TPP riboswitch aptamer (THI element) from Caldichromatium japonicum, 109 nucleotides, folded computationally. Taxonomically the source falls in Caldichromatium (Bacteria, Pseudomonadati, Chromatiales, Chromatiaceae). The RNAcentral record of the sequence draws on Rfam. Its mean pLDDT, the model's own confidence on a scale to 100, is 76. Rfam family: TPP riboswitch aptamer (THI element). From the family's description: Vitamin B(1) in its active form thiamin pyrophosphate (TPP) is an essential coenzyme that is synthesised by coupling of pyrimidine and thiazole moieties in bacteria. The previously detected thiamin-regulatory element, thi box was extended, resulting in a new, highly conserved RNA secondary structure, the THI element, which is widely distributed in eubacteria and also occurs in some archaea. Its family is annotated with thiamine pyrophosphate binding in the Gene Ontology.

RNA sequence: CAGAGCCGCUGGGGGUGUCCGCGCCUCCCCUGUCAGGGCGUGGGCUGAGAAUAGACCCCUUGAACCUGAUCCGGGUCAUGCCGGCGCAGGGAAGUCGGCGCCCUUGGCU
Numbered sequence: 001c002a003g004a005g006c007c008g009c010u011g012g013g014g015g016u017g018u019c020c021g022c023g024c025c026u027c028c029c030c031u032g033u034c035a036g037g038g039c040g041u042g043g044g045c046u047g048a049g050a051a052u053a054g055a056c057c058c059c060u061u062g063a064a065c066c067u068g069a070u071c072c073g074g075g076u077c078a079u080g081c082c083g084g085c086g087c088a089g090g091g092a093a094g095u096c097g098g099c100g101c102c103c104u105u106g107g108c109u
Stems, first nucleotide, its partner, number of pairs: 005099004009094002011059004017045010065090003071084004
């Protein structure tokens, strides 16, 4: 001066939003319709993942994910879409296996 981790095993942690159509149910009302709410289903958006799930991502070398947050700025039909917040607060591992890398010593060139 260069330099690095990767794959696996076992165990563990985490998220699932938004827009449109259709169907059913529900709420107010005497009844019906609209609006609102819930469930199912098909499609659009972002994403690794939007319940395909025996999947996907992450496990202290921890922005997987949660809180702050009904936050701030930008953008979108709309959204936790993008950025900020964020060397803020939390957050789930093994004296495991294999390969590689680095260092030291010796040999060879």